Glycine riboswitch aptamer from uncultured Erythrobacter sp., 100 nucleotides, folded computationally.
The sequence was found by an Rfam model in a public genome assembly.

């Protein structure tokens, strides 16, 4: 300097209900008060998505038994205006294994 996995840091990073019910009725805002506008939030239903984790099948590999596999497949979990976290996966820098 090459390959192969792994840490870390940093950049990218999609999809799907602004849905319906019950309960309560946040923050603000108007008012002299009453109250009214405003919609947070817990639960429940149906309806959906799939790239956290999980499971399934398999082309393929290993090979006694059997085993190991995906961004395909299922939605248990998660998730569904916008923002926020979150994200499989890639770049990019940095540490450290091993290999030849």
């Nucleotide at each position: 300097a090459c390959g192969g996995a792994c840490c870390a840091g940093u950049g990218g990073g999609a999809g799907a209900g602004c849905u319906c019910g019950c309960a309560u009725g946040a923050a603000c805002g108007g008012g002299a008060a009453a109250c009214c506008g405003g919609g947070a939030u817990g639960c429940g239903g149906c309806g959906c998505c799939g790239a956290a984790g999980g499971a399934g099948c398999a082309a393929c590999c290993g090979c006694c038994c059997c085993g190991g596999a995906a961004a395909c497949u299922c939605u248990c979990a998660g998730g569904c205006a916008c923002a926020a976290c979150g994200g499989a996966c890639c770049g990019c820098u940095g540490g450290a294994c091993c290999g030849a």